[in-house]
FMN riboswitch aptamer (RFN element), 123 nucleotides, folded computationally. The sequence was found by an Rfam model in a public genome assembly. Its mean pLDDT, the model's own confidence on a scale to 100, is 82.

RNA sequence: UGAUUCGUUUCGAGGCGAGGUGUAAUUCCUCACCGGCGGUAAAGUCCGCAAACAAGGCGCAAGCCUUGCCGACACGGUGAAAUUCCGUGACCGACGGUAUAGUCCGGAUGAUAGAACGUAUUA
Numbered sequence: 001u002g003a004u005u006c007g008u009u010u011c012g013a014g015g016c017g018a019g020g021u022g023u024a025a026u027u028c029c030u031c032a033c034c035g036g037c038g039g040u041a042a043a044g045u046c047c048g049c050a051a052a053c054a055a056g057g058c059g060c061a062a063g064c065c066u067u068g069c070c071g072a073c074a075c076g077g078u079g080a081a082a083u084u085c086c087g088u089g090a091c092c093g094a095c096g097g098u099a100u101a102g103u104c105c106g107g108a109u110g111a112u113a114g115a116a117c118g119u120a121u122u123a
Base pairs, nucleotide, nucleotide: 001123002122003121004120006118007117008116010115011114017031018030019029020028032103033102034093035092036049037048038047039046044091045090053068054067055066056065057064058063073089074088075087076086077085095106096105097104
């Protein structure tokens, strides 16, 4: 240093500012703003994962497991290599609530992908 095992009072998601209409909108309209985790030439849009949602199964219960579902990018440039960088113009965003919500409130002081650290074994 790598791999594997086990562990933890550890970390682990950002964003409505201005104007308009209206009885009422951070929800509509115009402009604005934001981008989880792993991989890979540095990625919201590639490949994969997670949350969320649905169905089925297991469980006294808390909950767990399986399956399904799961958004969106083009052109030009540089380069050995980039849908990742640079330039230009686009596009996307779970469920419940509420005047129709990526940005407000809620499940959530939650959980997960994972990250970090530690222990042991091993090369």